[in-house]
Molecule: small-subunit ribosomal RNA
Organism: metagenome
RNA sequence: GUCGUGCGAGAAAGCGGGGGCAACCCCGCGAGUAAAGCGGCGAACGGGUGAGUAACACGUAAGGAACUUUCCUUUAAGUCUGGAACAACACUGCCAACGCGGUGCUAAUACCGGAUAUUAUCAUGUGACCGCUUGGUUGUAUGAUCAAAGAUGACCUCUCCUUGGAAGUUAUCGCUUAGAGAUGGCCUUGCGUCCCAUUAGCUAGUUGGUGAGGUAACGGCCCACCAAGGCAGUGAUGGGUAGCCGGUCUGAGAGGACGAUCGGCCACAUUGGGACUGAGAUACGGCCCAGACUCCUACGGGAGGCAGCAGUAGGGAAUUUUGCGCAAUGGGCGAAAGCCUGACGCAGCAACGCCGCGUGAGUGAUGAAGGUCUUCGGAUUGUAAAGCUCUGUUGAGUGGGAAGAAUGAUCUUUCGUCUAAUAUACGGAAGAUGUGACGGUACCACUCGAGGAAGCCCCGGCUACCUACGUGCCAGCAGCCGCGGUAAUACGUAGGGGGCAAGCGUUGUUCGGAAUUACUGGGCGUAAAGGGAGCGUAGGCGGGGAGGUAAGUUAGGAGUGAAAUACACGGGCACAACCCGUGUGUUGCUUUUAAUACUGCUUCUCUUGAGUAUGGAAGAGGGAGAUGGAAUUCCAGGUGUAGCGGUGGAAUGCGUAGAUAUCUGGAAGAACACCAGUAGCGAAGGCGGUCUCCUGGUCCAAUACUGACGCUGAGGCUCGAAAGCUAGGGGAGCAAACAGGAUUAGAUACCCUGGUAGUCCUAGCUGUAAACGAUGGACACUAGAUGUUGGGGAAUUAUUCCUUCAGUGUCGUAGCUAACGCGUUAAGUGUCCCGCCUGGGGAGUACGCUCGCAAGGGUGAAACUCAAAGGAAUUGACGGGGGCCCGCACAAGCGGUGGAGCAUGUGCUUUAAUUCGAUGCAACGCGAAGAACCUUACCUGGGCUUGACAUGGGAGUGAAAGACUGCAGAGAUGUGGUCCCUUCCUUCGGGAACACUCUACACAGGUGCUGCAUGGUUGUCGUCAGCUCGUGUCGUGAGAUGUUGGGUUAAGUCCCGCAACGAGCGCAACCCCCGUCCUUAGUUACCAUCGGGUCAUGCCGGGAACUCUAAGGAUACUGCCUGGUUUAACCAGGAGGAAGGUGGGGAUGACGUCAAAUCAUCAUGGCCCUUACGUCCAGGGCCAGACACGUGCUACAAUGGUCGGUACAGAGGGAUGCAAGGCCGUGAGGUCAAGCUAAUCCCACAAAACCGGUCUCAGUUCGGAUUGGAGUCUGCAAUUCGACUUCAUGAAGCUGGAAUCGCUAGUAAUCGCGGAUCAGAACGCCGCGGUGAAUACGUUCCCGGGCCUUGUACGCACCGCCCGUCAAGCCAUGAGAGAGGGUAGUACCCAAUGUCGCUUCUCUAACCGCAAGGAAGAGGGUGCCUAAGGUAAGACUCUUGAUUGGGGC
Repeated sequence: GUCGUGCGAGAAAGCGGGGGCAACCCCGCGAGUAAAGCGGCGAACGGGUGAGUAACACGUAAGGAACUUUCCUUUAAGUCUGGAACAACACUGCCAACGCGGUGCUAAUACCGGAUAUUAUCAUGUGACCGCUUGGUUGUAUGAUCAAAGAUGACCUCUCCUUGGAAGUUAUCGCUUAGAGAUGGCCUUGCGUCCCAUUAGCUAGUUGGUGAGGUAACGGCCCACCAAGGCAGUGAUGGGUAGCCGGUCUGAGAGGACGAUCGGCCACAUUGGGACUGAGAUACGGCCCAGACUCCUACGGGAGGCAGCAGUAGGGAAUUUUGCGCAAUGGGCGAAAGCCUGACGCAGCAACGCCGCGUGAGUGAUGAAGGUCUUCGGAUUGUAAAGCUCUGUUGAGUGGGAAGAAUGAUCUUUCGUCUAAUAUACGGAAGAUGUGACGGUACCACUCGAGGAAGCCCCGGCUACCUACGUGCCAGCAGCCGCGGUAAUACGUAGGGGGCAAGCGUUGUUCGGAAUUACUGGGCGUAAAGGGAGCGUAGGCGGGGAGGUAAGUUAGGAGUGAAAUACACGGGCACAACCCGUGUGUUGCUUUUAAUACUGCUUCUCUUGAGUAUGGAAGAGGGAGAUGGAAUUCCAGGUGUAGCGGUGGAAUGCGUAGAUAUCUGGAAGAACACCAGUAGCGAAGGCGGUCUCCUGGUCCAAUACUGACGCUGAGGCUCGAAAGCUAGGGGAGCAAACAGGAUUAGAUACCCUGGUAGUCCUAGCUGUAAACGAUGGACACUAGAUGUUGGGGAAUUAUUCCUUCAGUGUCGUAGCUAACGCGUUAAGUGUCCCGCCUGGGGAGUACGCUCGCAAGGGUGAAACUCAAAGGAAUUGACGGGGGCCCGCACAAGCGGUGGAGCAUGUGCUUUAAUUCGAUGCAACGCGAAGAACCUUACCUGGGCUUGACAUGGGAGUGAAAGACUGCAGAGAUGUGGUCCCUUCCUUCGGGAACACUCUACACAGGUGCUGCAUGGUUGUCGUCAGCUCGUGUCGUGAGAUGUUGGGUUAAGUCCCGCAACGAGCGCAACCCCCGUCCUUAGUUACCAUCGGGUCAUGCCGGGAACUCUAAGGAUACUGCCUGGUUUAACCAGGAGGAAGGUGGGGAUGACGUCAAAUCAUCAUGGCCCUUACGUCCAGGGCCAGACACGUGCUACAAUGGUCGGUACAGAGGGAUGCAAGGCCGUGAGGUCAAGCUAAUCCCACAAAACCGGUCUCAGUUCGGAUUGGAGUCUGCAAUUCGACUUCAUGAAGCUGGAAUCGCUAGUAAUCGCGGAUCAGAACGCCGCGGUGAAUACGUUCCCGGGCCUUGUACGCACCGCCCGUCAAGCCAUGAGAGAGGGUAGUACCCAAUGUCGCUUCUCUAACCGCAAGGAAGAGGGUGCCUAAGGUAAGACUCUUGAUUGGGGC
């Protein structure tokens, strides 16, 4: 919960009727209903959850001959006869409540006694069959023991009364005893089932036996006794974690991860313990006890358990309605109707997932407007929109409207069974009646109307998709790489685009990719990884032949592998998701039959693996004992004298007290030169004078024997360099520590002088090394060549050669390898066994354990942190690496700079401004080949604003501009006057052009910023000899080769060689100038010859020879000779030649480097200013000056100064110019002026030189700065701020510290001349000639460069990279006096409840007994066990802790 068809009893409200004055009473219906009780069945199912559990819990396959099973089906037999109670109820008592009593009555399918016994069980006897050990099944005989309950309906055939009932008969439902089945359960077993060994030993009921007990049943399940077993490296025990499976996700699979929903099993029900009832529970919505918590209380005592469905609170990133219904499916009860059922069926909420649909379709180019971009032309958004024509999914409204429902029940008809029966009952079939939560839902029709319905992410690569603006290493992004520092496709926004779409993106998680744990399917020489080596246990693997067996193996059959899921096919909702059916699959396990090649097991056998015996051989193999010489040091003595020793050089040290040196003698300890060799031996470490003894292993030869005896080897055991430790010896040399001397910035080092442990021996310990071949062991196979050690064989004249075993090296084929490399001594090809690895750091650290005397060893993590760490090879760069070579690079020389004064540039400072740029070489007499104004960009002040300059529109004027000129002003400018009055066309009206003014807008303008946005130009390495390409070849590739090598050159110049062959840019040559010659030409240049003339002069006629001029040619090429070299290239020497080996000089600058320089030459992107950062003007500044540096000039003097005289150039320039000449001036210059457009004239006398005079070593007759005076010239103007002249003045300076520059021949040095710029203003710059040296042995060193090679941890490339402490911050972690929890166990104490025992106590209806009493039961007491609790000592684990240790960022 249900059952009145098990039982006794049995209301009320209300309605109706009656009585009564009324209160009220009675009767009927309500109703034999409700509620309660006895009794039966169910409540052990269904529903929830996953705490515990690593276990026979689960999965799978078996077993129970060791068991049970209510209800159900079936079979057999029965259901006879008695008895005593207890609830309910009535009366009554206690109590706050829950509830608890006392007395009395009563029924049953409740309880009890007796009978019967098919059977069952037990005992005894016996037969048959079977099996898997104990045994099982079955037949039979005898004995003992054990049952039951009725209810309802119908009927009268039999008997009795007889309307009809009762006994009776019958049907259904029950009840009892047995058998069988089905279903469910229980027990046992094989196999499977997570992580940790920093958990290695665990176990006393433990393992087994005997006996008794207990259970449904086996069993140490429990007890007594006996024995001493049982488990464990195939992982026991302990710790951690976890419900298991079908399956789910992923994956090609094998696997990996997971165990929601659905299904099977298990466990749990507030926590722990316990039993009762029952077929079944140790029971989610039952009981008892203990603990925690909540609630009630009268304080005495009671009540409760959502991990059922909803719902609440809390926690949390987060998870729904206190809904409808039993209509369907299922369950419980009932004979049934029916009742119950948050199981279940439905609805609600949430885009949480899967699936489907829509948000419109067609047409539409002025390609609208707007937006965005723009090269300003346009492009794009975009047929997109609007507009026009349609449709009607969905939505809204109106109307219609399902399937899901058929059982059951009742009635009718019919068939069958029971029966005496056409009664009844039961069963089957057909028909009728009736039932819907969802829900007026799905669906259908009509109407309205494009009307209500699109978002999210992304756009640097991976990865489909791009622009603008803003920002400026900020703000921000980011999965990885990485973006952002003023042009960001990477941030933010916009436009556009891409992707997906009612979703999109993020986060978390799992698998994949990941062959990145490798079974399929990896590795260990150098990337992480071979144990230091051997012996050997377990284990793994194992030679040939034959027989047997059939465990593995293979094939077939059988059983199972639940359903769902998966897959295939088919079907149902319009499709799909979803659902249904059929099939496959489920790779497994069990069983059976067969096969016998291989493996295993077993028997027999063989000799080739392995071993033994015999004869030889080599050896620093090991242990012990003895012994030898050289050397070193010390001691003693002799000789001998001032040093020795030591170093890069010194010093400390030793020595006149006699060292060192040398000789003689002695002592001591240690090590063994030569031989000696990629020679030998040993397992490795390792082993070295000689001799003796003991001893291990190896090799060779030929036979004999054993007969697989083998290989490897987790644990284990042994050996194991050096250093170190303990004890005792020894101690010459050497030598950590230590001391001293040096070196050095320092030098706790390197060097030197000393020197203690130690090194040596004996006995022990330690147990590690780059213990390395960075290569574990064994076996087999797979080209060779060439050395060497040991042994053997054959041939030979031979000390030679061939061959064969065993070692030890080098090179190398195939093959392997990422490459380097390995390559019969494999890193090749295979088999077997062991060890080890899995990103770097943290870290071989911490903790734990273990070994050690200690030092320390073995084993060996994590947190945290990084996006790398690493290997091999390549190309560069670099090296206080190597080789070769070059250069005024050094050296050898000459002359300077650095010191002085001045000039000039720069820094710094100053300033209103001192404009800007250039900054090692490669900025600094640079941009600037020329700043008084201008230049000029800077400063101060004054002006202008479409502007000083360009283009365009409109209006005006015919002028404007220009020239002359007045006034104001510093000027710009402003305001006037005078002169001048444009050109073309014309229809004469005008128009066009041009110019100016005014005006507004577009715009102009900027020497403002960015050279790190750029073009162009330039510097530099460097005039160094390099830099590349095509094809081929080699390499997986980056790349290499070519270009390297041998020679040679100035040269990647050339030759030879070569897997390279060619080619390009560079080199060289071609170009220009100079040097020689020739040809042509001959004025302004020239003048040999002829002539003329002058004081003189190519001055003139003339000449064309010479010089020269300026055009074109020639010449020089290692061409010739000799020698060397590779018969080469080339080099050395020589001849000839003006010149000789690129003759001298110039121009010419490869690929590239330096984010080199320049936005101020110019150009230019972007940004910035626009009555100013533009523009005009005046003045100032760029010229400052304590100072520092660079580059120069002049000097310091006698190789000179000064005075006088006398010679000789080249190359240039010159009409706003050069200027002869004359005159003037001391002079600069002035004035007059010829000539010259220039081979004609001028600048223009070149100077040094030479000749002569003077000065005589001094701050001078050197030197000329500075200053004063006076001038000249240029110019609008020389004050700030020019040059020059002259007079006067006469500074520093007497050859320059450290350091540093240039130059190799017509060069350095020295001397003057010219030019550009320019009004004027060079000591600078660019050119020109005159005079004219020295030196180079050579390449060790400094600097720079080239080639080859080597190392590299560098690649912004050594100005690189990088180590450790310290300082600051943050993070995780170890130790730590301790402190606080948790978990599991051990021992003891106490012991609730309860089962099971015991009971001398109390009580008691059924049975026995005449009674007393008995049997039996209950209560009480007591015993064992036992939860919780307590005590004690420990174990494991977590948190925390002053302080402290290292680690990471």